The RNA shown here (small-subunit ribosomal RNA) has 1436 nucleotides and comes from an uncultured Brevinematales bacterium. RNAcentral holds the sequence, with entries from SILVA. The prediction has a mean pLDDT of 85. Rfam family: Bacterial small subunit ribosomal RNA.
[in-house]
């Protein structure tokens, strides 16, 4: 930054579409990790459950529960003392053990009561539940944004001033009793406060008052320290006030979507007075008064929508959007209302109504997730009923602390952004496999394997942060104040607390280990092959792919892109300059209003001064933060985050400037206008007048037609038309003049005169003093047709009637003819109302004509101005074209356009008597529709020209019979192809077998044919036997060559096997080659230059000329190529050379014959030459090309004929051949026998023979050319009626043979289905051949069909031609050949001419054609379905 798509191609216009970026996304396939974000866009649908707003005992009465201490009671334990009993010991004393009782002390446990402390359920009271959190329904509004304003309030907080005195009565809790299922509630009793209420005080405040002054209003304590007490001190609450801060209310300027098919709206409406009301201004509310107020700069109405910072896109200007974060607003199931309070008309308060849900004992009650989770529903779609108050913040509290789904975190989802990884290096036998292949190979691909290395990630294990401290408190010290202490201020030290989480991170160990997909590959757009499929299946964003070789479908291989993602869908901006402010247009592409006048509006000449609204500058305020941008920094990086800077293009205020715009004042005259003289015109209105013509009427003359057409007819006319003469009537229109002429704003205007009205131009001055331009609405004018009323009506003439035309003809043509056309008045309001070109002003080369006026001039003419027309420079334009009358260059204003169709339709409004007009959509549908120009093609367009194209002629075809080919039909098969010209006696220059490709049947399978490998063998040929329709099958005999070291090797053949052969199987629309046709038509192109934006043009057109793009001349062309012509061949004349097989003039010989001698003159043969060139003469032409005539010449203007076929067209043909792809492979190959290609109701085409006397038959006689001849041509002779046979001279040929017929002479036939014609059939033969049945040719005899010159139509031929006559050849054994290709003999007629038919060439024109007129294309109808209307009927 552009690309694709309209065309055969081009330029333009114009739409559609793609590439980009983005998303709260969804869907498909896939999915390793982490960080940071983000997550019901739909039903403001409904919600189970839990939690989300409490806190304060330092306000209070208190104490249900808890903890500690104290008191009381009980139980137990321990110790000590005393007493009794028992045992052991002892002489006694005593000792010891055990048990019982009492006392004391200590301990433990339990219970109830009380007290104190810590605390505390419920309650009173205070503060907070107006914040935080959610949602976007409503709202088009002072709702929001921005900048301002004055008439306000503001709890907690800060500063300051002042005060905190003294009383009182209640009430909850609680107790007692009652009601109720419950929710809850009632009565009685008693009680506290920082609850409530008095009184006092009143600086300040408020009110009254000019002032002095007067009036009114408050409070609450608690805790701590100290003190003997009164008290004092500290602190925190409290009251009155002032100020601040914060927050809130109100008002205003400006900005804030779509519809005008919403144009008028409004009664508290607009304003005033007065009263009320509020914290506060105000119709905020009431009463009264006035009648205002809003609106095209869009009121009112309708639709849609929370607004903003921002965000996405964009170069920007813009456009889209308003998730997360932040500011504002609104809402809390729907609707309404107030209470409390500093603050609410209150999400987790109250009351009422409604809907819904739940409980119920049926009497009544309860509830509100748009808080966090979660559920259901809806939906394409959106998460955990998680953890924690550790941090940040909030509420309460003096504090500890409590509460906090705010918040901090974790979980889920690739939903987004960012980062990392899925390994790195080496590694060619370029492995295997896959795919492709020209079979050589290429590719996948260093990719893998393999070797080595690393360890992010992963697994295991170990360690392990930061986030948290200025907490409270404690210790020590200092300070102010105080009598002191607590307290307060301050410094240092100390100091608990982590949801996340054993997380981030780190160490060690292990091992490439755990980790790649998605889309695309015809063009746009990076990337291609094979197979499958065969307009099927499918693809597709646009163009478009697919009908047998699909780079577009499906699969595979390969490749491209992106990558934990990739695609698709949806939406937004971009590209789109495709709504154009930046930055578009309107002659023909969409688009100038039919024209004027003029309102609002927009714009506006010169000079001076003032003002400062616009404008410019400076300063200043604001423009929240976040975001974006720059710099730096923090997480390993990045995303993310932090700090900082610039910026936020806006708005406000102040100051300044005064050029421009604006505005005020004063002037000016160049714009505009007025007066005056002249002039011009189909300018408009009204009235009058005129002649020609038409028709009609009357009369005269006159007679059979007239009229009309391409030709006719209808019509008129013997009742006298048409024609003609005279007279009369009526209506309409005004010949000549007349012109590219004139006038008008447009529509439009045409006899003459008069009159009224208006305009333009022009001359010279005077005057006004910007009075101007444009012009949305408005108003007026506005062709024709049409409408209303009343007249008029000659001609013309929709409708209508008749006649023609035609397939039809509701048309064109003809005969009639009504509305209408005319007038008056009124309506309609549209046209290709066009210059398809809005109006005004200014500027910008010339030339020509013409109309009106002026100047100069005798005139011619020159010049000036206003028009009208043509050419043209610059410039413009896509081109065409425009070009002072712009479509050029500018200014001002208006109208209009935004793809085609639907559609100027529908609905609505307005207008109209109606017809209709005006304004004017959408659904749906298409990828175009279109403009100009180019090249062709085409035209029942034009010009020029040619051709046996027509015409003029001659002979045919079409009718008959036969032959051949084709269609059709038939068939086992009738093999295949060719199908207008350009298939059809064509492929086929030879179908009985063969050919042969077809059919039936019989065989064969490496094959009838080619090459190679391997193995075996040594043959093969040839001869013979059996079998068979044959092919084939079986068997017998037969037994090779070369080298050689003698083992073998090679050649060749056979057998087997493997690769392969083979295919007239498909595709001529895959192809080469070849060929037909246009067409032997004169064309088709190129290089360079030039012109054009380009396709393309020029050259190649033009003037002549030619058979010809042949040549000449001219020319922005100059040259060239392929074609034309010539060069080549045959033929016509001559010469030279040569003279056998040819020839014979002269000489000689012979019975005759070039037979012989001889000769090469002639003919001829076959080689080389000559000859013809408009060269010569005359004329025409341009002094040219050339043409006409003439001379000469065998030949004269290309002498005649042939070969030769430009670029290309028809996807023309292809079964000679070659080749690609596909198909068959014991068969679609190959072979054999037989059959078929030869069929036969028909149809067509090319021919042959005829229909006869220009003939037929008989007899006799003559003359060619070109070819052919050895498995051949065959003379002569003989046989046969003949085909032919026998024999066979000669000849591989200028030697011999095949070898003429028409013709000539003569004779018969005499117009007939014949002595024409010969089909058909019978019989008998001949020939070829293995074989003539299907299915050959020939001969003889017999038979003797149709046919007496051919409908419509159609073919060939212009001179040695047509016509006519025969001859030869190829193929070939023979022949269905009457075909084909050649050859000669005899040998005409006609061409005025180019109007017409056909084909063609050149130029030009139109075109909506380009598959190119066999084109394109419109409407109806037919069939199906849908909707609406009608409808017999049916049903409710």
């Nucleotide at each position: 930054a552009g690309g694709g798509u309209u065309u055969g191609a081009u330029u333009c216009u114009g739409g559609c579409u793609c590439a980009g970026a983005g998303c709260g996304a969804a869907c498909g396939c896939u999915g390793g990790c982490g960080g940071c974000g983000u997550g019901u866009u739909u039903u403001a649908g409904g919600c189970a459950u839990g939690c989300a707003a409490g806190u304060c005992g330092g306000a209070c009465g208190g104490c249900a529960g808890c903890a500690g201490c104290c008191c009381c009671u009980c139980a137990c334990c321990u110790u000590u003392u005393u007493g009794g009993g028992a045992g052991c010991u002892u002489g006694c004393g005593g000792g010891u053990u055990u048990u019982c009782a009492a006392a004391a002390a200590g301990g433990u446990g339990a219970g109830g009561g009380g007290g104190c402390u810590g605390g505390c359920g419920a309650g009173u009271g205070g503060c907070g539940g107006a914040c935080g959190g959610g949602u976007g329904a409503g709202u088009a509004a002072c709702g929001c944004g921005u900048a301002g304003g004055a008439a306000u309030c503001u709890g907690c907080c800060c500063a300051c001033c002042g005060g905190g005195c003294u009383g009182g009565g209640a009430u909850a809790g609680c107790c007692u009793g009652g009601g109720g299922a419950a929710a809850c509630u009632c009565a009685g009793g008693g009680u506290a406060a920082u609850a409530c209420c008095g009184g006092a005080u009143a600086a300040a405040a408020u009110c009254c008052g000019u002032g002095a002054g007067g009036a009114u209003c408050a409070a609450a304590g608690g805790a701590g320290c100290u003190u003997u007490a009164g008290g004092g001190c500290u602190u925190u609450a409290c009251c009155g006030g002032u100020g601040g801060a914060u927050g809130a209310g109100c008002c205003u300027g400006c900005g804030u979507c779509c519809c005008a098919u919403c144009a008028g709206g409004u009664a508290g409406u607009u304003g005033g007075u007065u009263a009320g009301g509020u914290a506060a201004g105000a119709g905020c509310u009431g009463a009264c008064c006035a009648a205002g107020c809003c609106g095209a700069a869009g009121a009112c109405g309708g639709g849609u929508a929370a607004c903003u910072g921002g965000u996405c896109u964009g170069a920007g200007a813009g456009g889209g959007u308003g998730a997360u974060c932040a500011g504002u607003c609104a809402c809390a199931a729907g609707g309404g209302a107030a209470c409390u309070g500093a603050g609410a008309c209150a999400c987790g308060g109250u009351c009422c109504c409604u809907a819904c849900u739940c409980c119920u004992a049926c009497g009544g009650g309860a509830g509100g997730c748009a808080g966090c989770a979660g559920c259901c529903a809806a939906g394409a779609a959106u998460a955990u009923u998680c953890c924690g108050c550790a941090a940040u913040g909030g509420g309460g509290g003096a504090a500890a602390c409590c509460c906090u789904g705010a918040c901090g975190g974790a979980g889920c989802g690739a939903c987004g952004c960012c980062g990392c990884g899925u390994g790195g290096a080496g590694g060619a036998a370029g492995a295997a496999g896959g795919c492709c292949u020209u079979c050589g190979g290429g590719u996948u691909g260093u990719a893998a394997a393999c070797u080595u290395c690393u360890u992010u990630u992963c697994u295991g294990u170990c360690a392990g942060a930061a986030g948290a401290a200025u907490a409270a408190g404690g210790u020590u010290g200092g300070g102010a104040g105080g009598a002191a202490a607590u307290g307060c201020c301050u410094a240092a030290c100390u100091g608990a607390u982590g949801a996340c989480g054993g997380u981030a991170u780190g160490g060690c160990a292990g091992g490439a280990a755990u980790a790649a997909g998605c889309c695309c590959c015809g063009g746009c757009u990076a990337a291609u092959u094979a197979c499958g499929u065969g307009c099927c299946a499918g693809c597709a964003g646009c163009c478009g792919c697919g009908g047998u070789a699909a780079u577009a479908c499906g699969u595979a291989a390969g490749g491209g892109g992106c990558g934990a993602g990739c695609g698709u869908u949806g939406c937004u901006c971009g590209g789109a300059g495709u709504u154009a402010c930046u930055g578009g247009g309107c002659g023909u592409a969409a688009a100038g209003g039919g024209c004027g006048u003029g309102u609002a509006g927009g714009c506006g000449g010169c000079u001076a001064c003032g003002c400062a609204a616009g404008u410019u500058g400076a300063a200043u305020g604001u423009a929240a933060a976040a975001g974006g941008c720059g710099a730096c920094g923090g997480c390993u990086u990045a995303a993310c985050c932090g700090u900082u800077g610039a910026g936020c293009u806006g708005c406000g205020u102040u100051c300044a400037a005064a050029a421009c715009u604006g505005u005020g004042u004063a002037g000016c005259u160049a714009g505009a206008g007025a007066c005056u003289g002249g002039u011009u015109g189909a300018g408009g209105g009204u009235g009058a007048u005129g002649g020609a013509a038409u028709u009609c009427c009357c009369g005269g003359u006159g007679u059979a037609g007239c009229g009309g057409u391409g030709a006719a007819a209808u019509g008129c006319g013997u009742a006298g038309a048409u024609a003609u003469c005279g007279g009369g009537a009526a209506g309409a229109a005004c010949a000549c003049c007349a012109a590219a002429g004139g006038c008008g704003a447009a529509g439009g205007c045409a006899a003459u005169c008069a009159u009224c009205c208006a305009g333009g131009c022009u001359g010279a001055g005077u005057c006004u003093g910007a009075c101007g331009c444009u012009g949305a609405g408005g108003c007026g004018c506005g062709a024709a047709a049409g409408c209303g009323u009343g007249g008029g009506g000659a001609g013309c003439g929709a409708a209508c009637a008749g006649g023609a035309u035609u397939a039809g003809a509701u048309a064109c043509c003809c005969u009639g003819g009504u509305a209408g056309u005319c007038c008056a008045c009124g309506c309609u309001g549209u046209a290709a109302a066009c210059g398809a070109u809005g109006u005004g002003c200014a500027c910008u080369a010339g030339g020509a004509g013409u109309u009106g006026g002026g100047a100069u001039g005798u005139a011619a003419a020159u010049u000036u101005u206003a028009g009208c027309u043509c050419c043209g420079c610059a410039g413009c334009a896509a081109a065409c074209g425009c070009g002072a009358u712009a479509a050029g260059u500018g200014c001002a204003c208006c109208g209009c356009c935004u793809g085609g169709g639907g559609a100027g339709u529908a609905c609505g409004g307005c207008c109209g008597c109606a017809a209709g007009g005006u304004u004017g959509a959408a659904a749906c549908u298409c990828a175009a529709a279109g403009a100009a120009a180019u090249u062709g093609a085409c035209g029942g367009g034009g010009g020029c020209c040619c051709g046996c194209a027509c015409a003029a002629g001659c002979g045919g075809u079409g009718g008959a019979g036969c032959a051949c080919g084709u269609g059709g039909u038939u068939u086992a098969a009738u093999u295949c192809g060719a199908u207008g010209a350009u298939a059809a006696g064509c492929g086929a220059a030879g179908a009985a077998c063969c050919u042969u490709a077809c059919c039936a049947g019989g065989g064969c399978u490496u094959g009838a044919c080619a090459u190679g490998g391997c193995a075996g063998u040594g043959c093969a040929a040839c001869a013979c036997c059996c079998u068979g329709a044959g092919a084939g099958g079986g068997g017998u005999g037969g037994u090779u060559c070369u080298c050689g070291u003698a083992a073998g090797a090679g050649a060749c053949g056979c057998u087997g096997u493997u690769a392969c052969a083979g295919g007239u199987g498909c595709u001529g629309c895959a192809u080469g080659g070849u060929u037909g046709u246009c067409g032997u038509c004169a064309g088709c192109u190129c290089g360079u230059g030039c012109c054009g934006u380009g396709a393309g043009g020029u050259g190649u057109u033009g003037g002549g000329u030619u058979a010809a793009g042949u040549c000449c001349c001219g020319c922005a062309a100059c040259g060239a190529g392929c074609g034309c012509a010539a060069c080549c061949c045959c033929u016509g004349c001559c010469u030279u050379u040569a003279g056998u097989u040819g020839c014979c003039a002269g000489c000689g010989g012979u019975a005759a014959g070039g037979c012989c001698g001889g000769g090469c003159a002639c003919u001829c043969u076959a080689a080389a030459g000559g000859g013809a060139c408009c060269g010569c003469c005359g004329c025409c032409g341009a002094c040219g090309a050339g043409g006409c005539g003439g001379a000469g010449g065998a030949a004269g203007g290309g002498g005649g004929g042939g070969a030769c076929g430009a670029c290309g067209u028809c996807a023309g043909g292809u079964a000679u051949c070659g080749u690609g792809c596909c198909c068959c492979u014991u068969a679609c190959a190959u072979u054999c026998u037989g059959g078929g290609c030869g069929a036969c109701a028909c149809a067509c085409g090319c021919g042959c023979u005829a229909c006869a006397a220009u003939g037929g038959g008989g007899c006799g006689g003559a003359c060619a050319g070109a070819g052919g001849g050895g498995a051949g041509c065959a003379a002569a002779g003989c046989a046969g009626u003949g085909a032919u046979g026998c024999u066979g001279a000669g000849c591989a040929a200028a030697u011999c043979c095949c070898c003429a017929a028409a013709c000539c002479g003569u004779u018969c036939c005499u117009c007939a289905g014949u002595u024409c014609g010969g089909a058909u059939u019978g019989c008998a033969g001949g020939c070829u051949g293995c074989a003539a049945c299907c299915c050959g040719c020939c001969u003889g005899c017999a038979u003797g069909a149709a046919g007496c010159c051919g409908g419509a139509a159609u073919c060939g031929c212009u001179a040695g031609u047509a016509a006519u006559c025969g001859c030869a050849g190829a193929u070939c054994a023979g022949c269905c050949a009457a075909g084909c290709u050649g050859c000669g003999g005899u040998g005409a007629a006609u061409a005025c001419g180019u109007u017409c038919c056909c084909g063609g060439g050149c130029c030009u024109u139109g075109u909506a054609c380009a598959c190119a007129c066999c084109g394109c294309c419109c409407g109806u109808c037919a069939c199906a379905c849908c909707a609406c209307c009608c409808g017999a009927g049916u049903u409710g």